[in-house]
RNA sequence: AGUAGAGGUGCGACUUUUAAGAGUAAGCUGUUGGAGAUCAGAGUCGAUCGUUGAGAACAUGCCCAAAGGAAAAGCCGCCGAAGUCCAAAUCCUGUCUCUAGGAUAUGGGCUGGGGUUGUUACCGAAUAGGAACAACACUGUCAUGGCAGAUUAUGAUUUGUCAUGGGGAGCUACU
Numbered sequence: 001a002g003u004a005g006a007g008g009u010g011c012g013a014c015u016u017u018u019a020a021g022a023g024u025a026a027g028c029u030g031u032u033g034g035a036g037a038u039c040a041g042a043g044u045c046g047a048u049c050g051u052u053g054a055g056a057a058c059a060u061g062c063c064c065a066a067a068g069g070a071a072a073a074g075c076c077g078c079c080g081a082a083g084u085c086c087a088a089a090u091c092c093u094g095u096c097u098c099u100a101g102g103a104u105a106u107g108g109g110c111u112g113g114g115g116u117u118g119u120u121a122c123c124g125a126a127u128a129g130g131a132a133c134a135a136c137a138c139u140g141u142c143a144u145g146g147c148a149g150a151u152u153a154u155g156a157u158u159u160g161u162c163a164u165g166g167g168g169a170g171c172u173a174c175u
Base pairs, nucleotide, nucleotide: 001175002174003173004172005171008079010078011077012076014074015073016072017071018070027062028061029059030058031057032056036049037048038047039046040099041098042097043096045094082111083110084109085108086107087106089104090103091102092101093100112139113138115136116135117134118133119132120131122130123129141166142165143164144163145162146161147160148159149158150157151156
């Protein structure tokens, strides 16, 4: 350098079903009312709707979704799997500016892995869950050392356990 592997409530994508979202949004009818309303927020222009009645409010009114996220199952790709933060680039959200959100790929930083608990003015309809941070043990691996066992050529090798420390650009095996 190459190839192949290991960690386990292991990581991620896709499909199906279920619950929730929600009797909510949207739409329709009636009453009040009388000029604005919608296109993510602010401004700007534009488009559409509106005195043939806008926004708003009321009616135990009629009718009635979806997305993201969650659980289970299946299947696929895998073990920096993947996630997250920062930067800048392109595209989308009617034009333009700023903000915000989403997608793609690039560069850099952090994280071995999952769990529990806590915090948060963040995402989310949510008390579910996610994200970030912290603490706690657990687990896997390597290094050093202690103890015990096995083999032994008494050099050492190897197994278990304990302690300390490290980290994935790592660890193990083979070429």

Description:
A computed fold for a 175-nucleotide RNA from Risungbinella massiliensis, annotated as Lysine riboswitch aptamer.